Model confidence (mean pLDDT): 81 of 100. Predicted 3D model of a 73-nucleotide RNA (transfer RNA) from a Candidatus Aenigmatarchaeota archaeon. The sequence is in RNAcentral, with records from ENA. The organism belongs to Candidatus Aenigmatarchaeota, within Archaea. It matches the Rfam family "tRNA". The literature on the family includes a 1993 paper in Trends Biochem Sci by Hou, "The tertiary structure of tRNA and the development of the genetic code". It is annotated as a transfer RNA. Its family is annotated with triplet codon-amino acid adaptor activity in the Gene Ontology.

RNA sequence: GGGCCUGUGGUCUAGCGGCUAUGACGCUGCCCUCACACGGCAGAUAUCGCAGGUUCAAAUCCUGCCGGGCCCA
Numbered sequence: 001g002g003g004c005c006u007g008u009g010g011u012c013u014a015g016c017g018g019c020u021a022u023g024a025c026g027c028u029g030c031c032c033u034c035a036c037a038c039g040g041c042a043g044a045u046a047u048c049g050c051a052g053g054u055u056c057a058a059a060u061c062c063u064g065c066c067g068g069g070c071c072c073a
Base pairs, nucleotide, nucleotide: 001072002071003070004069005068006067007066010025011024012023018056027043028042029041030040031039049065050064051063052062053061
C1' cells in the first nucleotide's frame, strides 16, 4: 500500500428502514437480615466511532475518514 471483518451504557451483548434501542453483569437507593451475603423492588448510565449522503423516516442502506482484528504484498 491492497482486500476482508468489526465499532451499540462502566463491561459484554441483542437489535427484518418505523414501538420508549434488548438482555446479562456491574453501579445507586429502598425492602429483607442483629449484620453481611443471597433474594425482591425501583432507578441512573448510549448524541449507536466521526462526518456527509439516500429516504417521509437511518444503529440498520451508500460514501469518506478514524480506531481494532485477520490476510496479501